[in-house]
RNA sequence: CUCAUCUAGAGUGGCCGAGGGACGGGCCCGAAGACGCCACGACAACCGCUCCGAUCUAAUCGGAGGCCAGGUGCCAAUUCCCACCCGGUAUGGGGGAGAUGAG
Numbered sequence: 001c002u003c004a005u006c007u008a009g010a011g012u013g014g015c016c017g018a019g020g021g022a023c024g025g026g027c028c029c030g031a032a033g034a035c036g037c038c039a040c041g042a043c044a045a046c047c048g049c050u051c052c053g054a055u056c057u058a059a060u061c062g063g064a065g066g067c068c069a070g071g072u073g074c075c076a077a078u079u080c081c082c083a084c085c086c087g088g089u090a091u092g093g094g095g096g097a098g099a100u101g102a103g
Base pairs, nucleotide, nucleotide: 001103002102003101004100005099006098011040012039013038014037015036019029020028021027024082025081026080041075043073045072046071047070048067049066050064051063052062053061054060079097084094085093086092
């Protein structure tokens, strides 16, 4: 940079000690110890595995159900909500930003 997804799911213990939830506003979490780190565990989104179809085969593409937990990821709140544009003003649409995966 490109593509896809983002209303599903899933926590205990130890260490530390004051901020944290990306950014602005709101709202929330937090000395009954948050955030972070470590260990173990869980979850199952992508990759992966299996099967089916297209294809002469392969590569590749599409689909289905499932499995595993190997590579990533993740385990408060819809990406916590809003923001910018449109708009019938709403449980709407789009965009931006961000996160994750694959390339």
A computed fold for a 103-nucleotide RNA from a soil metagenome, annotated as SAM riboswitch aptamer (S box leader). The coordinates come from a structure-prediction model, not an experiment, and the mean pLDDT is 76.